[in-house]
RNA sequence: AUUUUGUUGUGCUAAACUUGUUGUGAAGCAAGGACGGAAAGCUAUGGGUCUUAGAAAUGAAGAUCGCCAGGCUACCAAA
Numbered sequence: 001a002u003u004u005u006g007u008u009g010u011g012c013u014a015a016a017c018u019u020g021u022u023g024u025g026a027a028g029c030a031a032g033g034a035c036g037g038a039a040a041g042c043u044a045u046g047g048g049u050c051u052u053a054g055a056a057a058u059g060a061a062g063a064u065c066g067c068c069a070g071g072c073u074a075c076c077a078a079a
Base pairs, nucleotide, nucleotide: 003079004078005077006076012037013036017032018031019030020029021028022027035066041072042071043070045069046068047067048064049063050062051061052060
């Protein structure tokens, strides 16, 4: 340096729920809170799921990476 693995983790992240706030909404953000996580870091590329006030849509626009896959990157430890 590369590959594989995850026994340890005074470090990292933070589900449900509560409060505040933004949004039509799915949801986002902040604080509290920990069910979990060894990529639960980033990325809507493919599939899935969810949402949409308005005249309408085999559509369009959006949400979700803590649903799965793909892509990019990475700490610690061991071999």
A computed fold for a 79-nucleotide RNA from a Campylobacterota bacterium, annotated as c-di-GMP-I riboswitch aptamer. Of the family's consensus pairs, 94% are formed in the model. Its Rfam family is "c-di-GMP-I riboswitch aptamer". Its family is annotated with cyclic-di-GMP binding in the Gene Ontology.